[in-house]
Molecule: Fluoride riboswitch aptamer (crcB RNA motif)
Organism: unclassified sequences
Order: sequence, then structure tokens, then C1' cells
RNA sequence: UUGCGCGCUGGAGAUGGCAUUCUCCAUUAACCGCCCUUGAUGGCUGAUGAUGCCUGCUUCGCC
Repeated sequence: UUGCGCGCUGGAGAUGGCAUUCUCCAUUAACCGCCCUUGAUGGCUGAUGAUGCCUGCUUCGCC
């Protein structure tokens, strides 16, 4: 100096907050949804990586 492993810390996992948990990354990183199209255009799902609660949005019913 470089590579690998472990620990700590920080960050990330397609739109919010809290908690738990999993995975990934080490700042030249993790991450930045899907379908059609040469491209452009157009169309579609979801507030979660996963779970619970809250908020927002959408649909239906009741008062």
C1' cells in the first nucleotide's frame, strides 16, 4: 500500500413518521419501480426490504 474477515459507527433498501427485524454499502459505494417503443410518447402498481401502529391517498358501506 492492497485484499479478506470480525467488531463499532454511519448510510441505503422506487413518496411520510415511530418501533422491531433482515439485507446491502463504506463515499469512485449501497440506492434511484414495472410494461410498450429504435427513440420519443404512452400506460400501470405501491406510502413497508418485512411486520405493527400513525398520517396522507384510493374504493365501498353506514351515521